Notes: The part of an RNA shown here (small-subunit ribosomal RNA, 5' domain) has 532 nucleotides and comes from an uncultured prokaryote. The coordinates come from a structure-prediction model, not an experiment, and the mean pLDDT is 81. The RNAcentral record of the full RNA draws on ENA.

Context: one part of a larger RNA
RNA sequence: GAUUGAACGCUGGCGGUAUGCUUAACACAUGCAAGUCGAACGGUAACAGAACUAGCUUGCUAGUUGCUGACGAGUGGCGGAAGGGGGAGAAACGCGUGGGAAUCUACCCAGUAGCGGGGGAUAACUUGUGGAAACGCAAGCUAAUACCGCAUACGCCCUAAGGGGGAAAGUAGGGGCCUCUUCUUGAAAGCACUCGUUGUUAGAUGAACCUGCGUCGGAUUAGCUAGUUGGUGGGGUAAAGGCCCACCAAGGCGACGAUCCGUAGCUGGUCUGAGAGGAUGACCAGCCACACUGGGACUGAGACACGGCCCAGACUCCUACGGGAGGCAGCAGUGGGGAAUAUUGGACAAUGGGCGAAAGCCUGAUCCAGCCAUGCCGCGUGUGUGAAGAAGGCCUUAGGGUUGUAAAGCACUUUCAGUAGGGAGGAAAAGUUAUUCGUUAAUAGCGAUUAGCUGUGACGUUACCCACAGAAUAAGCACCGGCUAACUCCGUGCCAGCAGCCGCGGUAAUACGGAGGGUGCGAGCGUUAAUC
Repeated sequence: GAUUGAACGCUGGCGGUAUGCUUAACACAUGCAAGUCGAACGGUAACAGAACUAGCUUGCUAGUUGCUGACGAGUGGCGGAAGGGGGAGAAACGCGUGGGAAUCUACCCAGUAGCGGGGGAUAACUUGUGGAAACGCAAGCUAAUACCGCAUACGCCCUAAGGGGGAAAGUAGGGGCCUCUUCUUGAAAGCACUCGUUGUUAGAUGAACCUGCGUCGGAUUAGCUAGUUGGUGGGGUAAAGGCCCACCAAGGCGACGAUCCGUAGCUGGUCUGAGAGGAUGACCAGCCACACUGGGACUGAGACACGGCCCAGACUCCUACGGGAGGCAGCAGUGGGGAAUAUUGGACAAUGGGCGAAAGCCUGAUCCAGCCAUGCCGCGUGUGUGAAGAAGGCCUUAGGGUUGUAAAGCACUUUCAGUAGGGAGGAAAAGUUAUUCGUUAAUAGCGAUUAGCUGUGACGUUACCCACAGAAUAAGCACCGGCUAACUCCGUGCCAGCAGCCGCGGUAAUACGGAGGGUGCGAGCGUUAAUC
């Protein structure tokens, strides 16, 4: 000199933008952070509508019916393995980079073939019953895209599922007077299921595995190792392999640092530097590991799973003492620790994610707002004129000098702040109507095109524009012995004190304290800490 996730002292006008527990991976009150699908299913607790019944105050009340919109609880599916968090552990194929072969991959895309025919349960519910609660137990009833056989599929193994909308033809039934409902047949879109091919840029995406090289300090750590090193044969896995097991052999690593100890998430990057290098890994992005501590598996395409399960432990809470409940290193917030770090805010309007045919629902991801001069950037605190060089202050050789065009005065301007009015963009969607095309028997329905209309903003009193009044609302901090830009007076008297180094202070201190003056930076300025 540059830099910082900074802190402290004094001071502090506005805006934009970015950052904001570096310490206790300490403990956590409260709320929210993962749901969704009725177009898979049986249904109907609540709400709304309709119909019917009853009562009458003749438009209300009560009841019934899942009939309709919907939908609590339940069965079932998909998602809770993503997104979000902090960095404890780990010196490791963990990361970075370059190769490799023995693998899997839900949803998505392309293609081939298929979707036939049956069965038995169970929750919900009802009844009974146990318990303080958490939560059960028994009996009975019922559905499915839940579950299980059969048929079909290459040598072996292995499949499947239906539901919604429309209403052309036919049949039957009820109401009724031209339509509705049920069933059968046929057709189509959509959904779901299975197999095979493409062969290593293996459809894509994601994931698992092996390996060359690189990756902190200590030798006051020199030897380490029995599943240890290799083989054979098995087991196991999605897959290679001592990954595991039986048997056999006696190997394997190490001064090019094994083993042990300490420290540490790694990287793209960031800071500094002319570079080489040194330091570092906040924010943002990729990978890893973790989720109260330790262990374990289940489910699943994927986990050995932050807001899932089981066991053990510590801690906290409830209890009728028999037994139960919990896990903020998600967003806010609290206590504690600390020099130190924010709101128990708004919205799903946008972007993205989950579910859904869609409308939509959910989303502390995200987008915004709030707080803090924490950083960076921009703007302002007026402009011109004004010598009687006013008054006052300070100095003085007492003449004067300086503060100083500074002020006052006069003439202007109105950025910013304030008040009032106007006002983009972030909006694309979505719905509906019409048109055209395709599918089709169809002018249903569905898919696509075009046009019109309706219509969605948390931020938001938005950005921006215009008007109004009036200099009106806005300057400090450090330093002045040398390094180092800037000097005098008073006080003090080796005292009080200063100090980064040299050093100042013991009666004329440009070095202490105050004042006047000056210098430097400026909504900041200094100090401390840290890196180059």